[in-house]
Predicted 3D model of a 180-nucleotide RNA (Lysine riboswitch aptamer) from Romboutsia sp. CE17. It matches the Rfam family "Lysine riboswitch aptamer". From the family's description: Riboswitches are metabolite binding domains within certain messenger RNAs that serve as precision sensors for their corresponding targets. Its family is annotated with lysine biosynthetic process in the Gene Ontology. Of the family's consensus pairs, 100% are formed in the model.
RNA sequence: AAAAGAGAUAGAGGUCGCGGUGUUUAAGAGUAAGUUUAUAGAGCUUAAGCGAGCAAUGAAAUAAACCCAAAGGAAAAACCGCCGAAACAUAUAGUCAACAGCUUUAAGACUAUAUAGUUGGGGUUAUGUAGAAUAUACAUAACACUGUCAUAAAUUUAUUUAUGGGGAGCUAUCAUGAUA
Numbered sequence: 001a002a003a004a005g006a007g008a009u010a011g012a013g014g015u016c017g018c019g020g021u022g023u024u025u026a027a028g029a030g031u032a033a034g035u036u037u038a039u040a041g042a043g044c045u046u047a048a049g050c051g052a053g054c055a056a057u058g059a060a061a062u063a064a065a066c067c068c069a070a071a072g073g074a075a076a077a078a079c080c081g082c083c084g085a086a087a088c089a090u091a092u093a094g095u096c097a098a099c100a101g102c103u104u105u106a107a108g109a110c111u112a113u114a115u116a117g118u119u120g121g122g123g124u125u126a127u128g129u130a131g132a133a134u135a136u137a138c139a140u141a142a143c144a145c146u147g148u149c150a151u152a153a154a155u156u157u158a159u160u161u162a163u164g165g166g167g168a169g170c171u172a173u174c175a176u177g178a179u180a
Stems, first nucleotide, its partner, number of pairs: 001179001005176001007174005014083001017082005023076003034066006043054003047104004051099001086119003089115008120146002123143008148165007
C1' cells in the first nucleotide's frame, strides 16, 4: 500500500419516507339492540350435537311507529421511536368470538418466535382479499417518477444521456488483514 468478509461507528434517499401513542373529528347509523301495535301460530338462543334457558300469559318471521348505541378501521395537527425504517409469506405456539357449560368445526383477526424467504422508496391504474363503505390496508401486474452504485459516451469538471444491479445495498471514518 492493500484483496476478502453481513467487523464497528455515524449518516443519506422523501414536502404523501416508515411505524406507534393519546386527543379531537367525520363516517359507522337513524344501523344493531330495546319497547309498542298488527298479522301469524311453534319454535328460538347456533355452524352442528349434547346440556341449559326462553316460549300458547304467544317463539321465529313480516310491516309500521317510538327510541337509539358501540367496536374495529379512517383523517388532521401534535408528540415519540426510527431509515429493513417497515410490510408481506411460510411454519410453530397461544388467545379471541358465538348461551361459551362440554365436544366438534370452516374461514378470519390478534400476539410471540423462527426462516441471511420476498420487497430500494413513494405514486397512478387494473385485478383480488379484508371491510358498513365508494374510505382505507395488504398482495400481484403494468406505467412513469425518484434515490443509489457499476459500465459506456459526452462534457459546462460535477453534470447529462443510455444500459443494468439490488438494502446482506450506498456514503464517510476506524479496526483486522491474505499478499507485495

Taxonomically the source falls in Romboutsia (Bacteria, Bacillota, Clostridia, Peptostreptococcales).
The coordinates come from a structure-prediction model, not an experiment, and the mean pLDDT is 79.